[in-house]
């Protein structure tokens, strides 16, 4: 120095290939249940999708550099 893999909600991941509403479990907030707790139902908050451009009518999704973290080679 190069190679390859990851970066989307507080968490842990989906989604990307094959561009067209950004989701899912825990979690958290209210509600119904309970003497009351936990459980179980309903429900709602939370993302500039690492970062900067670039191609499209449209970019998490394609292309280019950079940052970070893993890993391999050297």
């Nucleotide at each position: 120095g190069g190679g390859c893999u990851g970066g989307u909600a507080g968490g842990u991941c989906a989604g990307c290939c094959u561009g067209g509403u950004a989701g899912a479990c825990c979690g958290c907030g209210a509600g119904c249940u309970u003497u009351g707790c936990a459980a179980g139902c309903u429900u709602g908050a939370a993302g500039c999708c690492g970062u900067g451009g670039g191609u499209u009518c449209a970019a998490a999704u394609c292309c280019c550099a950079c940052c970070c973290a893993g890993u391999c080679c050297a």
About this RNA: Transfer RNA from a Candidatus Aenigmatarchaeota archaeon, 74 nucleotides, folded computationally. Model confidence (mean pLDDT): 85 of 100. NCBI's taxonomy places the organism under Archaea, Nanobdellati, Candidatus Aenigmatarchaeota. Its Rfam family is "tRNA". Rfam describes the family as follows. Transfer RNA (tRNA) molecules are approximately 80 nucleotides in length. The RNAcentral record of the sequence draws on ENA.